[in-house]
């Protein structure tokens, strides 16, 4: 490690409950639950159009909710081969840069060779990129012709370029016709083009909602009783109604606080969001494939200081000692790889 088994510990339903809880039962990590690196759903927030600054993709063509992902194909490169890789748009829009080494590193150069004049020679002037040397890279490449020697100076076939035809859905590749050897590499420098791209992120958000303390509004008034009777007390009055002021001769009006009710917001706290989803597993079909359509089929953690663990039996494997008839057998093992572990969920990739 596998399977039973006991108890624990997280959710789910049912019964019970004195609302604390008991009790049945059924479920309880991973291929990456990880990094958070791309693509989505889902929420809230922001938005008239358009630019431009930035970030990101980069052959075609299909699959997919979407994708920078995944599948076929095309090109270049490796590899005898099966097969692997690949940031694969533009280098005549411009900028910039090409270390050492060379004579010369980009509208080129004469270092050695070679040619041809002068020179007795040593040189010296001029031609010449064919050969030597350097480099990652030397301004087409191989023959032939030509020439003083040489050069695309001619010329074949190859490279490039441009046009055409042709096959393909397209990249692209095949054929020819035609140009003139003209056009060095880096775009994983800076740029050119074309496409894409609002920002935040389950601690999104949404719903209930105390306690205290500041706001804000209403009430904050009568009545009865008894006494020593302009005053004090009691009791009623939906829970509270006590006290200060001011004007008035009074009766009264006014006015502020205590106190009593009452609002919304918003903390604490509790509920949702939460897990049944672009879902798993079989099966026919379609498609080369990714993958899609249909039909049966299961149901598969959702905590909130965070559960997934202990202990026992029996097997199975390591793995150490003794015996062996070499097949094995018996005892022991504080032995049961590593990576790692959900927290919104999902397609990928990437590392372990």
């Nucleotide at each position: 490690g596998a399977u039973g088994g006991u108890c624990g510990c997280g959710g789910g339903c049912g019964c019970u409950u004195u609302c604390g809880g008991g009790u049945g039962u059924c479920c309880g990590a991973g291929g990456a639950a990880a990094g958070u690196c791309c693509g989505a759903g889902c929420u809230c927030c922001a938005a008239c159009g358009g630019g431009u600054a930035g970030a990101c993709u980069g052959c075609c063509a299909g699959g997919u909710a979407a994708c920078g992902c995944c599948u076929g194909g095309g090109c270049g490169c490796c590899g005898c081969g099966a097969g692997g890789c690949g940031a694969c748009g533009g280098a005549c829009a411009g900028g910039g840069c090409c270390a050492c080494a060379g004579a010369a590193a980009a509208c080129a150069g004469a270092c050695c060779g070679c040619c041809g004049c002068g020179g007795c020679a040593a040189c010296g002037c001029g031609g010449u990129a064919a050969g030597g040397g350097u480099g990652a890279a030397a301004c087409g490449g191989u023959g032939g012709g030509g020439u003083a020697a040489g050069a695309g100076c001619c010329c074949a076939c190859c490279g490039c370029g441009c046009c055409g035809c042709u096959g393909g859905c397209a990249a692209c590749a095949g054929c020819g016709g035609u140009g003139g050897c003209a056009c060095g590499g880096c775009a994983a420098c800076c740029c050119c083009c074309a496409g894409u791209c609002g920002g935040a992120g389950c601690a999104a958000g949404g719903c209930c909602a105390a306690a205290u303390a500041a706001g804000c509004g209403g009430c904050g008034a009568g009545g009865u009783g008894u006494g020593a009777c302009c005053c004090a007390c009691a009791c009623c009055g939906a829970c509270a109604a006590c006290c200060c002021c001011g004007c008035g001769c009074a009766a009264g009006c006014g006015g502020g606080g205590a106190g009593c009710c009452g609002c919304g917001g918003g903390u604490a706290g509790g509920c949702u969001g939460c897990u049944c989803g672009a879902g798993g597993c079989g099966g026919u079909c379609g498609g080369c494939g990714a993958c899609g359509a249909c039909c049966g089929u299961c149901c598969c953690a959702g905590a909130c200081a965070g559960a997934u663990g202990a202990c026992c039996a029996u097997c199975c494997c390591c793995u150490g000692c003794a015996c062996u008839u070499c097949g094995g057998u018996g005892c022991g093992g504080c032995g049961g790889a590593a990576c790692a572990g959900a927290a919104c969920u999902c397609g990928g990739c990437u590392u372990a």

Bacterial RNase P class A from a soil metagenome, 352 nucleotides, folded computationally.
Rfam family: Bacterial RNase P class A. By type it is a ribozyme.
RNAcentral holds the sequence, with entries from MGnify.